[in-house]
RNA sequence: ACCUCGAAAGGGCAAACCGUUUGUGAAAACGGGACGCAAAACCAAGGGCCACAAUGAGUGGAAGCCUGGUUGCCGAA
Repeated sequence: ACCUCGAAAGGGCAAACCGUUUGUGAAAACGGGACGCAAAACCAAGGGCCACAAUGAGUGGAAGCCUGGUUGCCGAA
């Protein structure tokens, strides 16, 4: 240095819910708020979930469900 692992330290993110706004809707943004998270950082390739159309197999959404890919802080056993 790297792989596995996850003590400590410094920190980080932010569920549900509430308020405002946008959207047909799923939902999103901002603010509050913390259930939790060692990748709860990024992607959306596969499976799954949700919405709108409708009878065509399309368009959209989240992803903190699983698989996968990329990157990353620290350094005890």
Predicted 3D model of a 77-nucleotide RNA (c-di-GMP-I riboswitch aptamer) from Blastopirellula sp.
The prediction has a mean pLDDT of 87.
It was read from a public genome assembly, where an Rfam model found it.
It matches the Rfam family "c-di-GMP-I riboswitch aptamer". From the family's description: GEMM was predicted in a large-scale screen for bacterial structured RNA regulatory elements.